Source information:
Transfer RNA from Candidatus Desulfofervidus auxilii, 76 nucleotides, folded computationally. RNAcentral holds the sequence, with entries from ENA and MGnify. It matches the Rfam family "tRNA". By type it is a transfer RNA.
């Protein structure tokens, strides 16, 4: 320099031809217990890496950088 893949909640992933952002642990709250775990109800928490674009609608399509992987080249 090229090519591919990846980026979404505190973490760890989903969301399959575009159509309301979700589990899971994890954090609050309450039950339950003598207390603690552990179970069980329930709550909160993501403008989806950045900046456009296209559409009636973007996590999803184009584009632009930027982070990270991974592979391949060329000079020296």
């Nucleotide at each position: 320099g090229c090519u591919g893949g990846u980026g979404u909640a505190g973490c760890u992933c989903a969301a399959u031809a575009g159509g309301c952002a979700g589990a899971g642990c994890g954090g609050c709250u309450g039950a339950u217990u003598c207390g603690u775990a552990a179970u069980c109800a329930g709550c909160a928490g993501a403008u989806u890496g950045u900046g456009g674009g296209u559409u009636c609608a973007a996590g999803u399509c184009c584009c632009u950088c930027c982070g990270c992987c991974a592979g391949c080249u060329c000079c020296a």